[in-house]
Transfer RNA from Parcubacteria group bacterium M6-OD1-1, 72 nucleotides, folded computationally. Rfam family: tRNA. About the family: Transfer RNA (tRNA) molecules are approximately 80 nucleotides in length. Rfam classes the family as a transfer RNA.
RNA sequence: CGCGGGGUAGAGGAGUGGUACCUCGGCGGUCUCAUAAGCCGCAGGUCGUGGGUUCGAUCCCCACCCCCGCAA
Numbered sequence: 001c002g003c004g005g006g007g008u009a010g011a012g013g014a015g016u017g018g019u020a021c022c023u024c025g026g027c028g029g030u031c032u033c034a035u036a037a038g039c040c041g042c043a044g045g046u047c048g049u050g051g052g053u054u055c056g057a058u059c060c061c062c063a064c065c066c067c068c069g070c071a072a
């Protein structure tokens, strides 16, 4: 240099064009003599970056950055 897969909340994952969800974690409440567990609620996301297509892009196209693998 070539080919393939991946990048989504603090962590791990879903999401194949129409307002981004789940689990754990965090915060508050409830329960308890108290802690944990349970239950209720809340916060936390420029969906790797920049362009393009589209009425509309996490999703499709192009380039680039990073990670993993294959080949050489």
Base pairs, nucleotide, nucleotide: 002070003069004068005067006066007065010024011023012022013021018055026042027041028040029039030038048064049063050062051061052060